This is a predicted structure of a 95-nucleotide RNA (SAM riboswitch aptamer (S box leader)). It was read from a public genome assembly, where an Rfam model found it. It matches the Rfam family "SAM riboswitch aptamer (S box leader)". Gene Ontology term of the family: regulation of gene expression. Model confidence (mean pLDDT): 82 of 100.
RNA sequence: ACCUUAUAAAGAGUGACGGAGGGACAGGCCCUGUGAAGUCCGGCAACCUGCAUCUGCAAGGUGCCAAAUCCUGCGGUAUGACCGAGAGAUGAGGA
Numbered sequence: 001a002c003c004u005u006a007u008a009a010a011g012a013g014u015g016a017c018g019g020a021g022g023g024a025c026a027g028g029c030c031c032u033g034u035g036a037a038g039u040c041c042g043g044c045a046a047c048c049u050g051c052a053u054c055u056g057c058a059a060g061g062u063g064c065c066a067a068a069u070c071c072u073g074c075g076g077u078a079u080g081a082c083c084g085a086g087a088g089a090u091g092a093g094g095a
Stems, first nucleotide, its partner, number of pairs: 002094006013041001015040003021031003025073004042065003046062003049058003069087001074084004
């Protein structure tokens, strides 16, 4: 990198270093020197796991910590709302 499958309007910083970008892609619309990315610390608890047990605890393996996966992207109904698909993300399993 590929295949299968599950999930997504919940949750999470007035910290330190750092200095200009970031929100996958494209178009929008946003965040950002009242400090972006990144690193450390801190935190959350979706999946696996462990213990209790039918809903909690732990935080070991991953993951995550602006905005619905920020919105739209293709199709349908119908009209700016809903449904489905696709794409992307994460987990678990496979090859």